A computed fold for a 77-nucleotide RNA from an Actinomycetota bacterium, annotated as c-di-GMP-I riboswitch aptamer. The organism belongs to Actinomycetota, within Bacteria.
């Protein structure tokens, strides 16, 4: 360095639910609260779902579903 992930230190995110704002919805964002999480960090390129629509070769949403790319903190076996 690549790997790997302790009853390790530090320190980080935050399911449901509730408040407010917002969006036709799926959802988004902020505060409140923690079910988890070692990439629960980016990312909508694949797959896969969900919403709008009569309808699709429309037009969007999900990264807490898995794959691919990116890019990290700590260091026991």
């Nucleotide at each position: 360095c690549c790997a790997c992930g302790a009853g390790a230190a530090a320190g980080g995110c935050a399911a449901a639910c509730c408040c407010g704002c917002u969006g036709c919805g799926a959802g988004g964002c902020g505060g409140g609260g923690a079910c988890g999480c070692a990439a629960a960090g980016c990312c909508a390129g694949g797959g896969g779902u969900c919403u709008c629509g009569a309808a699709g070769u429309g037009a969007g949403g999900c990264a807490g579903c898995c794959c691919a790319g990116c890019c990290a903190c700590c260091g026991a076996a």